[in-house]
Notes:
This is a predicted structure of a 125-nucleotide RNA (FMN riboswitch aptamer (RFN element)) from spirochete symbiont of Stewartia floridana. RNAcentral holds the sequence, with entries from Rfam. Rfam family: FMN riboswitch aptamer (RFN element). Its family is annotated with FMN binding in the Gene Ontology.
RNA sequence: UAGCUUUCUCGAGGGAGGGAUGAGCAAUCCCGACCGGCGGUAAGAGUCCGCAAUCCGAUUCAAUAUCGGGGGAUCCGGUGCAAUUCCGGAACCGACAGUGUAAGUCUGGAAGGGAGAGAGAGCAU
Numbered sequence: 001u002a003g004c005u006u007u008c009u010c011g012a013g014g015g016a017g018g019g020a021u022g023a024g025c026a027a028u029c030c031c032g033a034c035c036g037g038c039g040g041u042a043a044g045a046g047u048c049c050g051c052a053a054u055c056c057g058a059u060u061c062a063a064u065a066u067c068g069g070g071g072g073a074u075c076c077g078g079u080g081c082a083a084u085u086c087c088g089g090a091a092c093c094g095a096c097a098g099u100g101u102a103a104g105u106c107u108g109g110a111a112g113g114g115a116g117a118g119a120g121a122g123c124a125u
Base pairs, nucleotide, nucleotide: 003123004122005121006120007119008118009117010116017031018030019029033105034104035094036093037051038050039049040048046092047091055069056068057067058066059065074090075089076088077087078086096108097107098106
């Protein structure tokens, strides 16, 4: 220096303000507001590539384990050696269940799981 094993820690944000309905009380409706996991990439990404989470199926006594499936959305201009990543402009997207109506933002599964990040110890070279 890199590798293998193992332990621990960390590991997701967001309804300002107004309106309609309603006897009244609204973060689901309407206007508008706000948010953006992890790794990669000639240079920094919610929208490129891949992964995770939510969802489905199989395996299983049962699984959060293993295997398989599924899984949203961007263009234009500029700078530059290089950018769908930066700058300017205009767009778009967001699991399931619940609820007082149809929820990316509320509540719940979840004090869960997790891509991965960091640290320690051991082994070997």